About this RNA:
The RNA shown here (transfer RNA) has 75 nucleotides and comes from an uncultured Actinomycetes bacterium. Its mean pLDDT, the model's own confidence on a scale to 100, is 81. Its Rfam family is "tRNA". About the family: Transfer RNA (tRNA) molecules are approximately 80 nucleotides in length. It was read from a public genome assembly.
[in-house]
RNA sequence: GCCGGUGUGGCGCAGUGGUAGCGCAACUGAUUUGUAAUCAGUAGGUCGUGGGUUCAACCCCCACCGCCGGCUCCA
Numbered sequence: 001g002c003c004g005g006u007g008u009g010g011c012g013c014a015g016u017g018g019u020a021g022c023g024c025a026a027c028u029g030a031u032u033u034g035u036a037a038u039c040a041g042u043a044g045g046u047c048g049u050g051g052g053u054u055c056a057a058c059c060c061c062c063a064c065c066g067c068c069g070g071c072u073c074c075a
Stems, first nucleotide, its partner, number of pairs: 001071007010024004018055001026042005048064005
C1' cells in the first nucleotide's frame, strides 16, 4: 500500500429503515444479628467522526479515524 472484519452504557453483546435494548457491574430500598445470596426499583448512550439518501438512519451510500486478521513490496 491492497483486501476483509469490527466500533452501540463501566464490561460482554443484541438490535439490518419506524420510540436504542439484554446480561453482568454500579447505586437505593426490602429481607438478614451481619455478610453473601434473593426480591423490588433507580441512574447511566453525541450508536467511532464528518457528510449524503430518505417523511424517518445504529441500520443504506461516501470519506476519514481506531482496533483485529490476511496479502504484497522493501530491508